Predicted 3D model of a 71-nucleotide RNA (transfer RNA) from Plesiocystis pacifica SIR-1. Its Rfam family is "tRNA". The family's RNA type in Rfam is transfer RNA. Its mean pLDDT, the model's own confidence on a scale to 100, is 82. The sequence is in RNAcentral, with records from ENA and Rfam.
RNA sequence: GGGUCCUUAGCUCAGGGGUAGAGCGUCGCUCCGACACGGCGAAGGCCCUGGUUCGAUUCCAGGAGGACCCA
Numbered sequence: 001g002g003g004u005c006c007u008u009a010g011c012u013c014a015g016g017g018g019u020a021g022a023g024c025g026u027c028g029c030u031c032c033g034a035c036a037c038g039g040c041g042a043a044g045g046c047c048c049u050g051g052u053u054c055g056a057u058u059c060c061a062g063g064a065g066g067a068c069c070c071a
Stems, first nucleotide, its partner, number of pairs: 001070007010024004018054001026042005047063005
């Protein structure tokens, strides 16, 4: 210098145009003699900037960070 892939909740990951989900974790209530387990509920997130579109986490461009391959 060229190329491929990844970036979504505190963590691990789904979701690939129409109000964003799971597991674990956190908090509250409940259960128990108490703790753990269990039950119910809550908080919390699309890396950034533009473009396309009625509508973008999703498509396109550029940028940032990370992993790998070639030279």